[in-house]
RNA sequence: CAUUUAUACAGAAGGAGGGGAGAGACAGGCUCUAUGAACCCCUGGCAACUUUCAGGUUAAACUGAAUAAGUGCCACAACCUGCUUCCGGCAAGGUGCCAGGAAGAAUUAUAAAUU
Numbered sequence: 001c002a003u004u005u006a007u008a009c010a011g012a013a014g015g016a017g018g019g020g021a022g023a024g025a026c027a028g029g030c031u032c033u034a035u036g037a038a039c040c041c042c043u044g045g046c047a048a049c050u051u052u053c054a055g056g057u058u059a060a061a062c063u064g065a066a067u068a069a070g071u072g073c074c075a076c077a078a079c080c081u082g083c084u085u086c087c088g089g090c091a092a093g094g095u096g097c098c099a100g101g102a103a104g105a106a107u108u109a110u111a112a113a114u115u
Base pairs, nucleotide, nucleotide: 002114003113004112005111006110007109008108013043014042015041017040018039022032023031024030026082027081028080029079044074045073046072048067049070050069051066052065053064054063055062078107083104084103085102086101087100088098089097090096091095
């Protein structure tokens, strides 16, 4: 790097440290940012993916508890929308469009496993 599986409306920030204009993956929108962005460092915190135990199962799935060692994370739902279907609405009669709602997919991120 690739593939598979799981999760993504919960949770958790300070620095009179460095840095110096961008950031929220991409596009559009919206937002954050010189009252200092990204990134690095320090300190603090959140969480059970990896671990252990108990229940449960033919075996799994699943449920609960413990642990912060490895990762991860600590503005906005993964900030919202994006593709499809259904509902609703509007315009029109081939159908098209979107103030709105729901489900699914795709993409992205993270973890674990495999190559």
Molecule: SAM riboswitch aptamer (S box leader)
Organism: Cyclobacteriaceae bacterium